This is a predicted structure of a 321-nucleotide part of an RNA (small-subunit ribosomal RNA, central domain) from Basidioascus undulatus. Model confidence (mean pLDDT): 83 of 100.
Context: one part of a larger RNA
RNA sequence: CUAGGCGUAAAGCGUCCGCAGGCUGCUUGACCACCACCAAACUAUUUGGCGGCCGGGUCGGCUCGAAUCGAAUCAGAGCUCGGAGCAUGCUGAGUGUAGGGCUGAAAUCCAUUGAUACUCAGACGACUACCAAGAGCGAAAGCACCGAGCUGGGUAACGAUUGACGCUCAGGGACGACAGCGUGGGGAGCGAAACGGAUUAGAUACCCGAGUAGUCCACGCCGUAAACGAUGUUCGCUCGGCAGUGGUGCAACGUGCAUCACUGUCAACGCUAGCGCAUUUAGCGAACCGCCUGCAUAGUACAGCCUCUCGGCAGAAACGC
Numbered sequence: 001c002u003a004g005g006c007g008u009a010a011a012g013c014g015u016c017c018g019c020a021g022g023c024u025g026c027u028u029g030a031c032c033a034c035c036a037c038c039a040a041a042c043u044a045u046u047u048g049g050c051g052g053c054c055g056g057g058u059c060g061g062c063u064c065g066a067a068u069c070g071a072a073u074c075a076g077a078g079c080u081c082g083g084a085g086c087a088u089g090c091u092g093a094g095u096g097u098a099g100g101g102c103u104g105a106a107a108u109c110c111a112u113u114g115a116u117a118c119u120c121a122g123a124c125g126a127c128u129a130c131c132a133a134g135a136g137c138g139a140a141a142g143c144a145c146c147g148a149g150c151u152g153g154g155u156a157a158c159g160a161u162u163g164a165c166g167c168u169c170a171g172g173g174a175c176g177a178c179a180g181c182g183u184g185g186g187g188a189g190c191g192a193a194a195c196g197g198a199u200u201a202g203a204u205a206c207c208c209g210a211g212u213a214g215u216c217c218a219c220g221c222c223g224u225a226a227a228c229g230a231u232g233u234u235c236g237c238u239c240g241g242c243a244g245u246g247g248u249g250c251a252a253c254g255u256g257c258a259u260c261a262c263u264g265u266c267a268a269c270g271c272u273a274g275c276g277c278a279u280u281u282a283g284c285g286a287a288c289c290g291c292c293u294g295c296a297u298a299g300u301a302c303a304g305c306c307u308c309u310c311g312g313c314a315g316a317a318a319c320g321c
Base pairs, nucleotide, nucleotide: 004292005291006290007275008274012289014175015174016173017172021168022167023166025062026061027060029059030058031057032056034052035051037049038048039047040046065165066162067161068160069159070158074154077151078150079149080148081147082146083145084128085127090122091121092120093119094118095117099110100109136143137142180221181220182219183218184217185216189215190214195209196208197207232288233287234286235285236284237283240266241265242264243263244262245261246260247259248258249257250256251255270277271276294321295320304313305312306311
């Protein structure tokens, strides 16, 4: 000096970028610092010599980490513009007549001012069956009709280049489902609230009818989720089987073998309180960050910061057990 933990018991920030900080590949090279020793007839904040596993600084060298370039591959997404399709509801016309609709059963409801059903036409809004696959892409949130334009990222193999340029990251910044808020549009279907019909002891519900915000678009806020793999990021190592996606190489033309990246499943060693995890690790190690410390009070109060509001961030104590 170090010492327990964080899938499910308390505990991984929603995600990424990133300043400071921490950590950082190989090198029989040079110098400096540092440490030890020796010498300078006495002295030593001095000089000289000599040695140093590991480690520090500067200079130099290296290519395995990292990155860039060349030609070429793959799927998904963002923004803008254009186009298409099915269905629902609505409007007009036609045919046609007494019911339709709904339910456990009904009623509210719609319908002789002609509904339901069938056919044709029109306007409008939202959505994108099949393909479709625990398939793909993206940091996460998330992303599916078709075409065009613009744009970010990833990937194996080959050749070349730079030469440690790297990892993590307090504070900070950006993005961030749904709901909600502001202004202006839009409004087919669905549908909080409010209303009616049922059910019931009651029924502020479940079921039915109708229905406003909202759901959609543009711009601006909000900043939260069981934002989940309840599993932080990065690197190295550790038996295998089966399967999928995208490449490459070699055999070869039935296809097989090898390898890389990604996605699943089963299972050995190991780990785990168990469940389970098991090369996509919860195994064996390293670096850095975040977080936890009995229950309740309480994610509350107060002060602070942010917000148009609601609220968010941060976050106690007394009393009690």
Lineage of the source: Eukaryota > Opisthokonta > Dikarya > Geminibasidiaceae > Basidioascus.